[in-house]
RNA sequence: CAAAACUGCUGGGGGAGCCCGUCAUGCCGGGCUGAGAGGACGGAGCAAGAGAGCCGUCGACCCUUUGAACCUGAUCCAGGUCAUGCUGGCGCAGGGAAGUGGUGAGCAAACGUA
Numbered sequence: 001c002a003a004a005a006c007u008g009c010u011g012g013g014g015g016a017g018c019c020c021g022u023c024a025u026g027c028c029g030g031g032c033u034g035a036g037a038g039g040a041c042g043g044a045g046c047a048a049g050a051g052a053g054c055c056g057u058c059g060a061c062c063c064u065u066u067g068a069a070c071c072u073g074a075u076c077c078a079g080g081u082c083a084u085g086c087u088g089g090c091g092c093a094g095g096g097a098a099g100u101g102g103u104g105a106g107c108a109a110a111c112g113u114a
Stems, first nucleotide, its partner, number of pairs: 005103006011064004017032005026046002039058005070095003076089004
């Protein structure tokens, strides 16, 4: 007596869009991109055809400062699509959630002594 890389644990952060169809002891099915487009439970709410929508907890998934997970800019720009952050730009722009252990490795290298 190190690093890249991989990874465990604990804690934390985050998103859930677009298109089509059908539906009320219902609140769903199919398709697209994606790691993920809501799996479980609970709550409120919704009525002549409705947003197949909202909230909370848990779960799955991703990310956690080496931070493009995600948010803002953005009702942005270009391309493409039935449509959509679908793709690229914007983006060495502004924000954004951390601690610890393991493998790597008692090895390599270097140095010292005999």
This is a predicted structure of a 114-nucleotide RNA (TPP riboswitch aptamer (THI element)) from Brevibacillus sp. SYP-B805.
The model forms 96% of the base pairs in the Rfam consensus.